[in-house]
Molecule: small-subunit ribosomal RNA
Organism: uncultured prokaryote
RNA sequence: AGAGUUUGAUCCUGGCUCAGAUCGAACGUUAGCGGGAGGCUUAACACAUGCAAGUCUCGAGCGAGAACAGUCCUUCGGGGCUUAGUACAGCGGCGGACGGGUGAGUAACACGUGGAUAAUCUGCCCUUUGGCGGGGGACAACAGCUCGAAAGGGUUGCUAAUACCGCAUAAGUCUAGUCAGCCUUUGGGUUGAUUAGGGAAAGAUGGCCUCUUCUUGAAAGCUAUCACCGAAGGAUGAGUCCGCGUAGCAUCAGCUAGUUGGUGGGGUAAUGGCCUACCAAGGCUAAGACGCUUAGCUGGUCUGAGAGGAUGAUCAGCCACACUGGGACUGAGAUACGGCCCAGACUCCUACGGGAGGCAGCAGUGGGGAAUAUUGGACAAUGGGCGAAAGCCUGAUCCAGCAAUGCCGCGUGUGUGAAGAAGGCCUGAGGGUUGUAAAGCACUUUCAGUAGGGAGGAAAAGUUAGUAUUUAAUAAAUGCUAGCUGUGACGUUACUCGCAGAAGAAGCACCGGCUAACUUCGUGCCAGCAGCCGCGGUAAUACGAGGGGUGCAAGCGUUAAUCGGAAUUACUGGGCGUAAAGCGUUCGUAGGCGGUUAUUUAAGCAAGAUGUGAAAGGCGCCCAGGGCUCAACCUUGGAACUGCAUUUUGAACUGGGUAACUAGAGUACAGUAGAGGGUGGUGGAAUUUCCAGUGUAGCGGUGAAAUGCGUAGAGAUUGGAAGGAACAUUAGUGGCGAAGGCGGCCACCUGGACAGAUACUGACGCUGAGGAACGGAAAGCGUGGGGAGCGAACAGGAUUAGAUCCCCUGGUAGUCCACGCCGUAAACGAUGUCUACUAGCCGUUGGAAGACUUGAUCUUUUAGUGGCGGGCGCAGCUAACGCAAUAAGUUGACCGCCUGGGGAGUACGGCCGCAAGGUUAAAACUCAAAUGGAUUGACGGGGGCCCGCACAAGCGGUGGAGCAUGUGGUUUAAUUCGAUGCAACGCGAAGAACCUUACCAGGUCUUGACAUCCCGAGAAUUUGCUAGAGGUAGUUUAGUGCCUUCGGGAACUCGGUGACAGGUGCUGCAUGGCUGUCGUCAGCUCGUGUCGUGAGAUGUUGGGUUAAGUCCCGUAACGAGCGCAACCCUUGUCCUUAGUUGCCAGCACGUAAUGGUGGGAACUCUAAGGAGACUGCCGGUGACAAUCCGGAGGAAGGUGGGGACGACGUCAAGACUUCAUGGCCCUUACGAGUAGGGCUACACAGGUGCUACAAUGGCCGGUACAGAGGGUUGCCAAGCCGCAAGGUGGAGCUAAUCCCAGAAAACCGGUCGUAGUCCGGAUUGGAGUCUGCAACUCGACUCCAUGAAGUCGGAAUCGCUAGUAAUCGCGAAUCAGAACGUCGCGGUGAAUACGUUCCCGGGCCUUGUACACACCGCCCGUCACACCAUGGGAGUGGAUUGCACCAGAAGUAGGUAGCUUAACCUUCGGGAGGGCGCUUACCACGGUGUGCUUCAUGACUGGGGUGAAGUCGUAACAAGGUAGCC
Repeated sequence: AGAGUUUGAUCCUGGCUCAGAUCGAACGUUAGCGGGAGGCUUAACACAUGCAAGUCUCGAGCGAGAACAGUCCUUCGGGGCUUAGUACAGCGGCGGACGGGUGAGUAACACGUGGAUAAUCUGCCCUUUGGCGGGGGACAACAGCUCGAAAGGGUUGCUAAUACCGCAUAAGUCUAGUCAGCCUUUGGGUUGAUUAGGGAAAGAUGGCCUCUUCUUGAAAGCUAUCACCGAAGGAUGAGUCCGCGUAGCAUCAGCUAGUUGGUGGGGUAAUGGCCUACCAAGGCUAAGACGCUUAGCUGGUCUGAGAGGAUGAUCAGCCACACUGGGACUGAGAUACGGCCCAGACUCCUACGGGAGGCAGCAGUGGGGAAUAUUGGACAAUGGGCGAAAGCCUGAUCCAGCAAUGCCGCGUGUGUGAAGAAGGCCUGAGGGUUGUAAAGCACUUUCAGUAGGGAGGAAAAGUUAGUAUUUAAUAAAUGCUAGCUGUGACGUUACUCGCAGAAGAAGCACCGGCUAACUUCGUGCCAGCAGCCGCGGUAAUACGAGGGGUGCAAGCGUUAAUCGGAAUUACUGGGCGUAAAGCGUUCGUAGGCGGUUAUUUAAGCAAGAUGUGAAAGGCGCCCAGGGCUCAACCUUGGAACUGCAUUUUGAACUGGGUAACUAGAGUACAGUAGAGGGUGGUGGAAUUUCCAGUGUAGCGGUGAAAUGCGUAGAGAUUGGAAGGAACAUUAGUGGCGAAGGCGGCCACCUGGACAGAUACUGACGCUGAGGAACGGAAAGCGUGGGGAGCGAACAGGAUUAGAUCCCCUGGUAGUCCACGCCGUAAACGAUGUCUACUAGCCGUUGGAAGACUUGAUCUUUUAGUGGCGGGCGCAGCUAACGCAAUAAGUUGACCGCCUGGGGAGUACGGCCGCAAGGUUAAAACUCAAAUGGAUUGACGGGGGCCCGCACAAGCGGUGGAGCAUGUGGUUUAAUUCGAUGCAACGCGAAGAACCUUACCAGGUCUUGACAUCCCGAGAAUUUGCUAGAGGUAGUUUAGUGCCUUCGGGAACUCGGUGACAGGUGCUGCAUGGCUGUCGUCAGCUCGUGUCGUGAGAUGUUGGGUUAAGUCCCGUAACGAGCGCAACCCUUGUCCUUAGUUGCCAGCACGUAAUGGUGGGAACUCUAAGGAGACUGCCGGUGACAAUCCGGAGGAAGGUGGGGACGACGUCAAGACUUCAUGGCCCUUACGAGUAGGGCUACACAGGUGCUACAAUGGCCGGUACAGAGGGUUGCCAAGCCGCAAGGUGGAGCUAAUCCCAGAAAACCGGUCGUAGUCCGGAUUGGAGUCUGCAACUCGACUCCAUGAAGUCGGAAUCGCUAGUAAUCGCGAAUCAGAACGUCGCGGUGAAUACGUUCCCGGGCCUUGUACACACCGCCCGUCACACCAUGGGAGUGGAUUGCACCAGAAGUAGGUAGCUUAACCUUCGGGAGGGCGCUUACCACGGUGUGCUUCAUGACUGGGGUGAAGUCGUAACAAGGUAGCC
């Protein structure tokens, strides 16, 4: 510090997710030791049991006071002594307000921080000061009686005190006055003087001395210590007040009657409406009152670079609470956790009458929960309470126990060790890896184990001695010194030493990317994984396992949670034209901000100082350290704590005050332009209607029609009338207005802008939350008018599968006017207002000035000014597009708004509205994207250009018939398999009777029909016979080969063993090679350079041209490659060479005839090599180009014709059944052999062909002319036989020699005469031929007989542009036989092409796009089904709370007729004072009624979301087929 994820790719925007750190954690799994920490986050739920607050032992506050036991005596009844002034209990004092727990409540002076208290209190403690005199009456304990189950009482009697109560005294003090000084401003405080009044106390112990009594008491005095009382001061602690800070919601906007203030009074330690009476009507609030929800606050903790964000366990400070609610008492202090009273709920005891209790103390139990420990030890230490002290108490505390809860440390061994062991895993089979890892050898012994030793935490206290203080004192007490004695829960402590032995000690997660780490097997969209993207459908580095690896390590992972990354709430540090985001516009309040100069002030600001910022904590960057072996941990000192307060100084800037200024802003004067607004008039054209005339059959409307109108006279035309609405031309990226918006002309009223030249005011300004306004478009609403045209709704006609649409004919609201509402628009420049600055150029509107022929003028020029409305363009900005002085540039001021998509601008609530609705405005849930700009493609019922038998123009077919053939379907035991739009269907198959053959039903074999290796035997091979359907089995005969170094070897056959063979079994979606197709279309790319953030672009686009990205020109491109073309083959002309088997002109010979023969090499031909054609030449055209047009010559003319040749790629195109091949599957079978059957089936449908339907023909007879092929398992001649297929025969030929082999159409002659025929030949019967082992299923051909459909073919559709179509025959491959197919060959030989509008396909450019699996795309809504959350809902059930009323426990305060009463007074009667009771006020619980808010639930219902391949349509994206949207 970043990364993954939207896309085909790209840049943005933007969310989601990850890597880090942390934790009072939990869960899973694993686990050796120690140190030092922390450990109910949930039910402030309920609690059994024990302990947690007592103490003043002996008493040094007080009265009283046993027993057991022991011992002695005894009259056996008992008594004495010791126990013992002990135990228990009581009065009294101090402490139970600390310590410990918890966080329910509390949004508050509760907390934090800083102040105030001149408005206060403070036990114990410290200092100082003054006192401590003298009396009185009770009550417990105790005893008696008595009630009760108990808890607990009642009554009578006795008694003490440091308990209680008077009296005396009063230096201070308190209360009320008076006077003076000083200080202060909050009302006053303080000091001194003075007057009046009020108010205290307690003793105890030790010692000394005197007296008495004579050793024990009493009294007086002195003294020490501890207590006691008054006062002053301090310290500590507490109370109260104030400034500032300290959550969310405005869908909480108004709240408040003790409320705000005053006066008097009361109350408190103290101020105060704290309380009360009266008076006044105030007080708080947009800087957020009131309400609701949530929450203890802080130092700190976690995170972060910081600023921040989150948090408030442990430790520390403060607050609050103690079963729930209320209340007071006592006290220095409480409204009191382990006190009291009352009410309520709950639990327990009960004799049913009544009582008891409060773990949010420490342990512990139940419950809740994902989850949190022992009913431990000790007061040894530290501290607390009491005490004079010893001491007692102390679940505070110190320790131990439990659990890896986290932090820190240590260990699980070290060295050596290659045969790189075994085993595992992988493998290309060689090896690699685990791996120096192990074993082995040599060492060490931390920790744990075991046996010993052994600190420190301990100082005290006590006692003895000495010394000092005090004192009258050598008592006593206190301090110090020394000696002695002596206190440890932890603890089997830490630490240390001996012993033994590598001995007892490693796991967890991950390994597709992010993210370090890879392979095998299993599984087969299953099981499963997953933080995000995503993985899994038979080759999964993503699931599960193994091996290996990576990372951490006594832990490791997962989950929850917080911060970070996230600049993703942006103060530091973001944005708003199109991504989310500028209010529709203006005015303006509060607020924010504000021109120049001078002076002053000191609020902001700056600097210094002081106080505070508790301690602890933290400290990367600061410093110095110390103690545990280090560390964690503990600890010392500085510094720091960015804050607050006080104070001193400064005066630049901001603010405040004062005085001025004119550049901002405004006013006055005289002008200019304008659809600016309002009101009232007025004008013409047009539409419509009505009236009248002329006139006759249609009009109207559409893509085409129809509805409609019209013979009752329309439409057309002429004249007239009526009425309403809108204002053609001018008219303009022209004008005006804040926006909406404004358009005939005239008048009136009126707003703003601009310009000119002066004068004046003197910052008067800008923005603007709330607020207000706009006659704020259109539509809509209300009332009343008006209504020509247009025209939602509606009706009819069309269209359509449907058509509630588009189109047509009508037509109501409405559109218009007046008045009143509504308040929204894609109200847009999708761009808030104002200010300043920053290159230019062009045009336009209005004005001013100057010059000039003074004009309805025209022209020119320079400089300047301002406004308005436009187009380019630099810098700059921007994600890009683009903006660019009218900024989206550079600045400043202010406002509004945004924070992923959907849900949703929706629900609920509020406000507004007559309604429609508007405004404000969420959440649950759901997704990992949604969006913007640009790029490349693809596509478009977008555009432009161009091509092709693409259409058109023609010729001939198919589709109808019969047959052939292939396919689908059906059938079957099987009808083997594959190919399936073009680009499957006479295709694989260039040829299924058996074989082929893969299929079916039988029967047979299992190392196999085929290959290699090993062992044994035998040559191989073969004759006959038997069985069988055959394969095969048995038996039998013949046969002994080749090489040899003599050992044997090679080939072959049989038998055996196992490795293996074998598979037309699956996967063409695992593959190679091969092929089809777009398409012989003209395209597809690269290097360097340049442009762009980038994907990419440029080049390759443009102007011409071409069959062509062919060429030329231009050009930020210059070049190059694969394609095109050419080179290759063939054909067309000529030449040269050669001349057999081919040829024969000339010369000979010969024949009935024939190159038959001699010869020839001229010609044809054969087959080798050359020539030739290149827009080369001429003219025109064109840009002086490329080219095109025409011509000459030429066999051929513009790639001459044809072929081979197929760019980058597309279709997961085809084929695993040609071959090869990965993986999977079968292995007495999915392999192999065999015989038979099937692939040949047949209601039907499509394809491809053949033959026809006839006279351009059929039949008969005759006569001509080819090319290219094939042939020894062959082609087969002549001759003979047969009607023929064919048979026989055997010559020739390994082929320019022989054969197949007669070419046919054509031509000549004859016949038929338009008919189902002398057309057509299917089908069937009979007889044959050939091939073959075999012709039944199931061959071809021949002859005789038979003679079907068919008379030119619907919709639709195919081929072809010249030696082509059409037509005619010939040959070949395959092949024993079996073509109407296929591949070739030649013969005869046309028609037409105006042209590119349309159909199809393709190329280039451009445009739009929401497509990229790319239009066979994408995608919307209803309905149906399932699930989820949510709104409404008759209601129902809770909770909090407001108001009104009832009620009124305990308590306090007031009153008091009743009852009662120790201390004081008394005139002795009583009184004062107190208590009980009664009563009044306040008030908790409770009750009733009625509201608000909120939670849960609810028949039914609304929309929303998500779901697999449902239904209906096709709304959007292209001109999306009616442009879309608001």